[in-house]
Formats: sequence, structure tokens, C1' cells
RNA sequence: UGCUUAUGGAGAAAGACGGAGGGAUUAGACCCUGCGAUGUCUUAGCAACCUGUUACUUAACAAGGUGCUACAUUCUACCCGGCUCAAACAAUUGAACGGGACAGAUAAGUG
Repeated sequence: UGCUUAUGGAGAAAGACGGAGGGAUUAGACCCUGCGAUGUCUUAGCAACCUGUUACUUAACAAGGUGCUACAUUCUACCCGGCUCAAACAAUUGAACGGGACAGAUAAGUG
């Protein structure tokens, strides 16, 4: 770095350093941020994918390897839907809603 599978519901912060942007990427929106964010380090914590023990088909416990600790994979963008709404009607378009894809994140496996 590519591929496969699973998940994305919930949960969990203090201190030090540092000093301007940050919430993955492009654009817009919405948020966080000199009352010091993002980041790095230390300590603490959360969770339970792998792991271990017990039980034995599905669960309990532990926490060694990862991971995580604003809000949310934040929303929209691409496709689809209909007893929604708006543009006077139709056609058509847009908005909201629902589903999916793409992309990205984490874990496990693999070339």
C1' cells in the first nucleotide's frame, strides 16, 4: 500500500508543552477555538475487535495487543423511493424525509 470480512448504538478527561487554526479529503452549510482549540507527552479512564480463563454454543469475567476519550462516519453532493411540501395545473425542478452507493475510520485476516 492493495484485497476480504465485521462494526460504526453506547461509553470514557485531567495536567504539562505549545500558540492558530480545527472537526479525514474538495465546495457549501453547521459547529469548536486566545476563557488557548487542533496537536505532542504523562497520568487516568472507556470499550471489548483480537487474546486469556471458566462454562459449552452461547454467555460471563479479566484486560496482554490494538483502538478510543467535544458534538455527530455532522449534513448536502451520486443513485433510488412515495398517501409529503413549494414553484398556479401538467411536464419538470427544488426542499424535507427514508434507503443505498461512493469515500473515509477501527479491528481481524491476507498478498
This is a predicted structure of a 111-nucleotide RNA (SAM riboswitch aptamer (S box leader)) from Mucilaginibacter sp. MD40. The sequence was found by an Rfam model in a public genome assembly. The coordinates come from a structure-prediction model, not an experiment, and the mean pLDDT is 78.